[in-house]
RNA sequence: AUGAUUGUAAGAGGAGAGACCACUUUUUGUGGCGCCGAAGGAGCAAGCAAGAACUGCGAAUCUCUCAGGCAAAAAGACUCUUAUGUGACG
Numbered sequence: 001a002u003g004a005u006u007g008u009a010a011g012a013g014g015a016g017a018g019a020c021c022a023c024u025u026u027u028u029g030u031g032g033c034g035c036c037g038a039a040g041g042a043g044c045a046a047g048c049a050a051g052a053a054c055u056g057c058g059a060a061u062c063u064c065u066c067a068g069g070c071a072a073a074a075a076g077a078c079u080c081u082u083a084u085g086u087g088a089c090g
Stems, first nucleotide, its partner, number of pairs: 006085008018033001020032004034070003040066001041064003047057003
């Protein structure tokens, strides 16, 4: 010195589902019913290890809905750009 992969920061884009009902209440809070999945969390297949079996590892945008969310705002997996680290390969 090439700069795969990946971390952090900033910017942009970013879905779904009741502005529900009752009480209280400036904002809001509490309770109830109904829903959503793309913060987070949890679960699992093939396969691998051992191998008779038990067992362990084992992904997600799948499943669950604990948490979170259901006007706006905020948040938001993921994608892109920039900056800055890492440094596979050459």